[in-house]
C1' cells in the first nucleotide's frame, strides 16, 4: 500500500539465518516462482603440541573366554553359572546452540513416621546479560521490553592442520534527547 477478509508488497525489527551463478527436472507463450547442482559470505560444532583429570548403572542376541555338571576318560555336544559383547535405556554424570544466568516470597497438588521432609505444576519482586527507540558507528542520559526454549547421550578443555554441521523461524503505527566522528544530500 492494497483486499469484503486473506495472501501479497513496500519500510523497518529480533536472529548466522543472505546475496550470485548454472537452466538439470517442474511450469508454462516467456517470465517469475518450486525442486536440484555450484560458488561467495555470514554462523556453530568436532580436532595435536600444552594443560588437566577419570564414580557410572540397569538390559542385553549371535558369539569369545573360564569354570561345574551330564559322563570311567579325552574329543564333541547339552545344561547352569561367572566374565566380556553390537547395542538400547536412564542419573544433580558431563557437554552443545543461545542474551536467556540466578536469588527470593507465596500458592495448588501428590506422597511422607506429628513436627518436618520429598516431587510436580504455576505465580510474583528482583538479578547476570540481552534488544528497541528509524542514516551508519561509539559514549552518556532518558523511555520501553526480554531475561525461552531445544539438543547430544556417557562422550567432546584449549588448540595449528584437518573435518562437519546451519543459512531457520517469528514479529512491524512504531520513529526521544545530547557530544564526537563520517555518509549522503541540497546551496
Nucleotide at each position: 500500500c492494497u483486499u469484503a477478509a486473506a495472501a501479497g508488497c513496500c519500510u523497518g525489527c529480533c536472529g548466522a539465518a543472505u546475496c550470485c551463478c548454472c537452466a538439470c527436472g517442474g511450469g508454462g507463450c516467456g517470465a517469475a516462482c518450486c525442486g536440484g547442482g555450484g560458488g561467495a559470505a555470514c554462523g556453530g560444532g568436532g580436532g595435536a603440541a600444552c594443560a588437566c583429570a577419570a564414580c557410572g548403572a540397569g538390559c542385553g542376541c549371535a558369539c569369545c573366554g573360564g569354570c561345574c555338571g551330564c559322563c570311567g576318560a579325552c574329543c564333541a555336544g547339552c545344561g547352569a553359572c561367572c566374565g566380556g559383547a553390537a547395542g538400547c535405556u536412564c542419573a544433580c554424570g558431563g557437554g552443545g546452540c543461545g542474551a536467556a544466568u540466578u536469588g527470593g516470597a507465596g500458592c495448588g497438588c501428590a506422597c511422607u513416621u506429628c513436627c518436618g521432609g520429598u516431587g510436580c505444576g504455576g505465580u510474583c519482586c528482583g538479578u547476570a546479560g540481552c534488544g528497541c527507540c528509524g542514516c551508519u558507528c561509539u559514549u552518556u542520559c532518558g523511555g520501553c521490553g526480554c531475561g525461552a526454549g531445544c539438543c547430544c547421550g556417557u562422550c567432546a578443555g584449549c588448540u595449528a592442520a584437518c573435518c562437519c554441521c546451519g543459512u531457520a523461524g517469528g514479529c512491524u503505527c512504531g520513529a526521544g534527547a545530547a557530544a564526537g566522528a563520517g555518509a549522503g544530500g541540497c546551496g